Source information
This is a predicted structure of a 544-nucleotide part of an RNA (small-subunit ribosomal RNA, 5' domain) from an uncultured bacterium. The coordinates come from a structure-prediction model, not an experiment, and the mean pLDDT is 80. Rfam family: Bacterial small subunit ribosomal RNA. Rfam links the family to the GO terms ribosome and structural constituent of ribosome. The RNAcentral record of the full RNA draws on ENA and SILVA.
[in-house]
Context: one part of a larger RNA
RNA sequence: GAACGAACGCUGGCGGCGUGCUUAACACAUGCAAGUCGAACGAGAAAGUUUCCUUCGGGGAACGAGUAAAGUGGCAAACGGGUGAGUAAUACAUGGGUAACCUGCCCUUAAGACCGGGAUAACAUCUUGAAAAGGAUGCUAAAACCGGAUAAGACUACAUGGCUACGGCCUGGUAGUUAAACAAUAGCCUCUACAUGAAAGCUUUUGCUUAAGGAUGGGCCCAUGCGUCAUUAGCUUGUUGGUGGGGUAAUGGCCUACCAAGGCUGCGAUGGCUAGCCGGCCUGAGAGGGUGAUCGGCCACACUGGGAUUGAGAUACGGCCCAAACUCCUACGGGAGGCAGCAGUGGGGAAUUUUGCGCAAUGGGGGAAACCCUGACGCAGCAACGCCGCGUGGAGGAUGAAGCUUUUUGGAGUGUAAACUCCUGUCGGAUGGGAAGAAAUGGCAGUUUGUUAAUAGCUUGCUGUCUUGACGGUACCAUCAGAGGAAGCCCCGGCUAACUCCGUGCCAGCAGCCGCGGUAAUACGGGGGGGGCAAGCGUUGUUC
Numbered sequence: 001g002a003a004c005g006a007a008c009g010c011u012g013g014c015g016g017c018g019u020g021c022u023u024a025a026c027a028c029a030u031g032c033a034a035g036u037c038g039a040a041c042g043a044g045a046a047a048g049u050u051u052c053c054u055u056c057g058g059g060g061a062a063c064g065a066g067u068a069a070a071g072u073g074g075c076a077a078a079c080g081g082g083u084g085a086g087u088a089a090u091a092c093a094u095g096g097g098u099a100a101c102c103u104g105c106c107c108u109u110a111a112g113a114c115c116g117g118g119a120u121a122a123c124a125u126c127u128u129g130a131a132a133a134g135g136a137u138g139c140u141a142a143a144a145c146c147g148g149a150u151a152a153g154a155c156u157a158c159a160u161g162g163c164u165a166c167g168g169c170c171u172g173g174u175a176g177u178u179a180a181a182c183a184a185u186a187g188c189c190u191c192u193a194c195a196u197g198a199a200a201g202c203u204u205u206u207g208c209u210u211a212a213g214g215a216u217g218g219g220c221c222c223a224u225g226c227g228u229c230a231u232u233a234g235c236u237u238g239u240u241g242g243u244g245g246g247g248u249a250a251u252g253g254c255c256u257a258c259c260a261a262g263g264c265u266g267c268g269a270u271g272g273c274u275a276g277c278c279g280g281c282c283u284g285a286g287a288g289g290g291u292g293a294u295c296g297g298c299c300a301c302a303c304u305g306g307g308a309u310u311g312a313g314a315u316a317c318g319g320c321c322c323a324a325a326c327u328c329c330u331a332c333g334g335g336a337g338g339c340a341g342c343a344g345u346g347g348g349g350a351a352u353u354u355u356g357c358g359c360a361a362u363g364g365g366g367g368a369a370a371c372c373c374u375g376a377c378g379c380a381g382c383a384a385c386g387c388c389g390c391g392u393g394g395a396g397g398a399u400g401a402a403g404c405u406u407u408u409u410g411g412a413g414u415g416u417a418a419a420c421u422c423c424u425g426u427c428g429g430a431u432g433g434g435a436a437g438a439a440a441u442g443g444c445a446g447u448u449u450g451u452u453a454a455u456a457g458c459u460u461g462c463u464g465u466c467u468u469g470a471c472g473g474u475a476c477c478a479u480c481a482g483a484g485g486a487a488g489c490c491c492c493g494g495c496u497a498a499c500u501c502c503g504u505g506c507c508a509g510c511a512g513c514c515g516c517g518g519u520a521a522u523a524c525g526g527g528g529g530g531g532g533c534a535a536g537c538g539u540u541g542u543u544c
Base pairs, nucleotide, nucleotide: 001544002543003542004541006540007539008538009537010536013390014389015388016387017386018385019383020382021348026346027345028344030343031342032341035075036074037073040072041071048063049062050061051060052059053058082301083300084299092225093224094223095222096221097220098219101218102217106214107213108212109211110210111209112208114148115147116146117145123138124137125136126135127134128133151178154177155176156175157174158173161170162169163168183205184204192199194197227273228272229271234264235263236262239261240260241259242258243257244256245255246254276298277297278296279295280291281290282289283288304323305322306321307320326337327336328335329334354380356379357378358377362376363374364373365372366371393423394422395421396420403414404413405412406411427485429480430479431478432477433476437471442466443465444464445463446462447461450458451457488533489532490531491530492529493514494513495512499528500527501526502525503524509516510515
C1' cells in the first nucleotide's frame, strides 16, 4: 500500500447492487417448510338455505354434494433446503478403465395384454386404555394381492463354432419365468351379442407387461496431485497371496473354510496433532504466499451410537426399530420429542437481521387438465457491513464588516469566507399520471393435420378474443413551493502533507518506530490556524 462475512470509538442525507452466528454440530416455546391424484377403488357427512308435517319438544324431503374429512391404491417423499462435526483418504481435483455393473420417470423400436380366484381397510357392532394406541366379530372394491395359459434374439442349466481386450463378445439347439381382463371422451354408424338405445363391441388418449437401444443419473477400479510433527522407526494376523464356497447390480479378504508366509517402510510406513476438498477469492510485476464466507461442483452428517425395511435409487434431516443422555405429559401402568429447513427464543460471544408478503415469474412434486403444494425461489423489512453513484448549492460580492486568534501595537490571519444581490432545483417534501417484468396454460369462435365408418370425439398447427403482478400506486414522468432539511472524523517533531499562543513543569500525559515532558514543549491538554479523507473517518485484529 491492498484486502476483509469484520468488531470498537466519534459522526451520519439519499439511492442502486450485494452481504449478514467466523463463537456453543449448545438447548429449543410457537407457526410454517411434502404433498398430490375421484380420469385406479369402495364408501360418504355436517353447518346453512328452501319446503312439508307437528303433540310446538321436534321429525321428514330437496339443495348443500358425490363436496369436506377419513380409508385402500399409485407416484413423489433419496430432489430441493441446512451445516462442516467427522474425514489426511472408502474424501476431493485431473485423466483414464468397466470384456466387472445398475438406471424409476423421458425418447425410439418390436411383440403382447388370455382364463380365473381368495381376501382386506374404510364401515357397522362389541370392547381394552388416563392418553398414545389398540383388540374381537361381521360386510365390501380396485390399476391392491394370488394362481394357471401363451411367449422370444431375455434369464438359468447342458451341448456347437468363431473372436478376444480373456470369469467375456457374436452365432445358435432342449426345460422354467411376465401383463391392469383397467379408466375416461364420442358415436352407434363399420364389425359382434342384445335389439328403437345402450354395451363387455368399435375409435381416440393415457396407463400395463416383456425385450432391444438411447439419454440422464450413479456404483466400482487405476494413475498422479493434495497438511504438519522423526522430541513418532518400525507396523500388520483377515494381515499379504492362492483354491473352493457365500454375498453383491458388479470386481475384490467384502465374508468364510483350508493352504502358503507373506505385505508396508527413510521416496517416511505406523502413530500423534490439525483440517471438509475443488472451481475460485485476497495479495503480488511475476514466481509464490495466504485462504476455502456468499455463488457453482463433489463429499460427509442430521440429538449420540447401532441396525435393517421399503424402493429404480436411502442404510433415509422433517420414515421405522433398539440402546444411552436430555426435555415434556401421566390416572405411575405407560407414552411423546429431535430447527446443522424459514422465521424466532434462551445461552455463548467483540459480533451477525423479520415469529413479513406472494406463488405473479423461474424451477420442482402430483394430476389428462383445471388446479393443489412449494420458508426452493421471487420480493419486501433491519444493519454505512461492503462496493458504486449523487447531494449538502452556483455566480457576483471589500485593500477586506463584526467576532475570534496573534502582534514588534504599525499590523497580520480567519477571508469572497459571511452579510448582501441575482440565479438553479439534484436528493428530500407535496400533488397528479403511471409501468416493463406476462410468456404461457386454460375457456370460447374460426381454420387446419392425423386417426376413424364418421362432418362424433380426440389430436397437430395457426388466427382472433377473454383471463393471470407479491413487489406496488413501487420504478419512472410531469407540476409546485423553496437555499430552504443534509458534514464529519483523524492528523500537524522526523518517517509524513500540515505552526503558532496559552496552561502544565520527568507531573499530568503522548507514543507505530525513533522518542517527547525536569519553567518560553511546533511531540502532553486547550484555543486559533493549517493538512488529509469524506457519509464517512480513525483504531484494533488477520493475510499478502